[in-house]
Molecule: transfer RNA
Organism: Nephila pilipes
RNA sequence: GCCCGGACAGCUCAGUCGGUAGAGCGUUAAGCUUUUAACUUAACGGUCCUGGGUUCGAGUCCCUAUUCGGGCA
Numbered sequence: 001g002c003c004c005g006g007a008c009a010g011c012u013c014a015g016u017c018g019g020u021a022g023a024g025c026g027u028u029a030a031g032c033u034u035u036u037a038a039c040u041u042a043a044c045g046g047u048c049c050u051g052g053g054u055u056c057g058a059g060u061c062c063c064u065a066u067u068c069g070g071g072c073a
Stems, first nucleotide, its partner, number of pairs: 001072007010025004019056001026044006051063003
């Protein structure tokens, strides 16, 4: 230099053919328990890496920038 893949909640990650974003862990509260732990329930938490474009509508499609990983030379 060229090619491929990734970036989404505090962390690890899903998200189908474009229809308005979820799980587990975590934190807090309640229940249970003599207490703790465990378990159960509820709540908390997101401009989906940047900037544009397409569209009635974009996490998803197109272009661009940044960054991480891999491959070729």